Predicted 3D model of a 96-nucleotide RNA (Glycine riboswitch aptamer) from Sedimenticola sp. The sequence was found by an Rfam model in a public genome assembly. Its mean pLDDT, the model's own confidence on a scale to 100, is 76. Of the family's consensus pairs, 84% are formed in the model.
[in-house]
RNA sequence: CCAGCUGUUGCGGGAGAGACCGUGGCGCAGAAGCCCGCGGCGCCGAAGGCGCAAUUCCGCCCGGAAUCGCUCAGGCACCAGGACCGCAAGGCAUGC
Numbered sequence: 001c002c003a004g005c006u007g008u009u010g011c012g013g014g015a016g017a018g019a020c021c022g023u024g025g026c027g028c029a030g031a032a033g034c035c036c037g038c039g040g041c042g043c044c045g046a047a048g049g050c051g052c053a054a055u056u057c058c059g060c061c062c063g064g065a066a067u068c069g070c071u072c073a074g075g076c077a078c079c080a081g082g083a084c085c086g087c088a089a090g091g092c093a094u095g096c
Base pairs, nucleotide, nucleotide: 004096005095008089009088010087011086012085013084018041020040021039022038023037024036025035027034028033042076043075044074048072049070050069051068055066056065057064058063
């Protein structure tokens, strides 16, 4: 100096699990249904968080990490969110 990685912004893709039961509402509608609150049982894990008994990874130990475990939080029709992946951008930021 250039390129790449991490972080930022935009766009795209993106799984899982009850459209559950009961109840309240001068709500929307005026049946049914929807929405919001409260209670109940059952589930999911890929925001975040916590953890290392098991699994896997870091050549082994120690120690750590995870797409592993736990489900506090979050979620269980659509919408929204969503780890992660791809494309693009510009310039800043420190680091490798």